């Protein structure tokens, strides 16, 4: 210098003028008043006023309301091991697998020895697999040969070593063996099982053994383990306003018994029954309520206050821990709007880029600063609050890796 | 705040339980027909299936992330 890697931090600074939204103090006007004050409007002053992602709303919580006798079925999520945390699908550390020369990066990495399914085309055969070519043995038409024998259409059988197909062909390499071959046998490697050692564990190492049996796919159904009640600040609370329960249609068992009242219609109480419909917040059973209920149309209204920001809070130092993180002390207070404020203009700086001018250092590769002009300074904006993830985005510097040049 | 659907050729759409070459119509290009144009007939081109990864032998289809568009409810 070029190419790359991971991590952290910052998010242009200062000043002036005019505005905007809350808070506080003081004054004025109006209203209420229990005469202490309170509310609204307005003015002067003081102080505060977006982010690392405020974004996507993908996860997890706080908070709030509703639900929750019991039983069964289902739905969704997570998925190596250990730890952190309020919690997580997040983070940290480790293991295994894969990629990179390397710094380093990626992983949805439980189970295919429970069951079901799938695998196009090619290929002889694709899942308790299969002889197309080949190799070998036997029979044997025909041909050659005096003969021994040889070649060979075909048939029967053996063979998974070789060829060919495929993503995948029932372990791989070498040897022994055989008619030819084959885990048929042997050595090494791989795989399964058992035991021992190390480790909290995932797992790693070693020994023995099996003779290979049990190929792939679960981001196919499924099985196993663990987790999950539903909704969301338009949650919810308080105050206030409006209204006539109007019209149409549909469903129902307005039941039975006893007692009391009454002239009767009927009314009241108790018991029984469980019907239309409703509740049980995924569904069903079950349970509970049950004399009124369901659908459509029409009509009416006025909003205000609160929840609302001080919190699993930030920063610094010490201690424990490899780390995530925890803990002690000190210190700081840092937006709370409700169609929604945080803006505009100007000046001087800062950083970067382009062009021009005049230089300095060095043998060299090359390096360094000065002045002027012009341009640029990203992504984007709180809306109940936190912890993460993901995405968007600017420039400068430090560290690490690889290659090259010069001294 | 909550929920859902879609993105395939220039346009509009199919694409089944994942299966090899992704289909149709209109449009486009060339030729024929005609005095010429249109119609008609014949032939052809045109796609990395929104983007980036992953699972699988194989992905438009399955999974994850992301971008964009549209719709519904309070």
């Nucleotide at each position: 210098u070029c190419a790359g890697g991971g991590a952290a931090a910052c998010a242009u600074g200062c000043g002036a003028u005019c505005g905007c939204u809350g808070g506080c103090u003081c004054g004025c006007a109006c209203g209420c008043c229990u005469c202490g004050g309170c509310g609204u409007g307005u003015g002067c002053g003081c102080g505060a006023g977006a982010g690392g992602a405020a974004a996507g709303u993908c996860c997890g919580a706080g908070c709030u309301c509703c639900g929750c006798a019991g039983g069964g079925c289902g739905a969704g999520g997570u998925g190596c091991c250990g730890g952190g945390u309020a919690a997580c699908g997040c983070c940290c550390g480790g293991u295994g697998a894969g990629g990179g020369u390397g710094a380093c990066c990626u992983c949805g990495a439980g189970g295919a020895g429970a069951g079901u399914g799938c695998a196009a085309c090619a290929g002889a055969a694709a899942g308790c697999a299969a002889a197309c070519c080949g190799c070998c043995g036997g029979c044997g038409c025909a041909c050659c040969g005096c003969g021994a024998g040889g070649u060979c259409a075909g048939c029967c059988g053996g063979u998974a070593a070789g060829g060919g197909u495929g993503a995948a062909a029932a372990g791989g390499u070498g040897g022994a063996g055989u008619a030819a071959g084959a885990g048929c046998c042997c050595a090494c490697c791989g795989c399964g099982c058992u035991c021992c050692c190390g480790g909290u564990a995932a797992c790693g190492g070693g020994a023995g053994u099996g003779g290979c049996u049990a190929g792939g796919u679960a981001a196919a159904c499924c099985c196993c383990a663990c987790c999950u009640g539903g909704a969301g600040c338009a949650a919810g609370g308080c105050c206030a306003u409006g209204u006539a329960g109007g019209g149409a249609g549909g469903c129902g068992a307005u039941g039975c018994g006893c007692g009391g009242g009454g002239a009767a219609a009927c009314c009241c109480g108790c018991g029984u029954g469980g019907a239309a419909g409703g509740g049980u917040u995924g569904c069903c059973c079950g349970c509970c309520c049950g004399a009124g209920c369901c659908u459509c149309c029409g009509g009416g209204u006025a909003g205000g206050c609160u929840g609302c920001u001080g919190g699993a809070g930030g920063c610094g130092c010490g201690c424990g821990g490899u780390a995530a993180c925890g803990u002690g002390c000190g210190u700081c207070c840092u937006a709370g709007a409700g169609g929604a404020a945080u803006g505009a203009u100007c000046g001087c700086g800062c950083u970067c880029g382009a062009g021009g001018c005049a230089g300095g250092g060095g043998u060299g590769a090359c390096c360094c600063g000065g002045c002027c002009u012009c341009g640029a300074g990203a992504c984007a904006g709180a809306a109940c609050u936190c912890g993460g993830c993901u995405u968007a985005u600017g420039g400068a510097g430090a560290c690490c890796u690889g290659a090259g040049g010069c001294c | 705040g909550g929920g859902g659907u879609g993105g395939u050729a220039g346009u509009u759409a199919a694409g089944u339980c994942g299966g090899u070459u992704a289909u149709a119509a209109c449009g486009c290009c060339g030729g024929c027909c005609u005095g010429u144009c249109a119609c008609g007939c014949c032939g052809g081109a045109g796609g990395c299936c929104g983007c980036g990864g992953g699972u699988u032998c194989g992905a438009g289809u399955c999974c994850c992330g992301u971008c964009c568009a549209c719709c519904c409810c309070g």
Two RNAs folded together computationally: RNase P RNA and transfer RNA, 481 nucleotides in total. The coordinates come from a structure-prediction model, not an experiment, and the mean pLDDT is 77.